[in-house]
RNA sequence: GCGCCCUUAGCUUAAUGGAUAGAGCAUUCGACUCCGGAUCGGAAGGUAGGGGUUCGAUUCCCCCAGGGCGCA
Numbered sequence: 001g002c003g004c005c006c007u008u009a010g011c012u013u014a015a016u017g018g019a020u021a022g023a024g025c026a027u028u029c030g031a032c033u034c035c036g037g038a039u040c041g042g043a044a045g046g047u048a049g050g051g052g053u054u055c056g057a058u059u060c061c062c063c064c065a066g067g068g069c070g071c072a
Stems, first nucleotide, its partner, number of pairs: 001071007010025004018055001027043005049063004
């Protein structure tokens, strides 16, 4: 230099172009308890960035950033 793949919550991840982007752990609030743990019930937290196509984009296209693999 060329090609392919990945990027979603603090972490691990799900999601045929279509219902309010879903879960586990963690955090936090409450219940329970003498207190704590465990358990149960809530809450907050979101698609790396920019643009395009589309009635509608996490998904398709382009650019860009970071990472991985292969070839040279």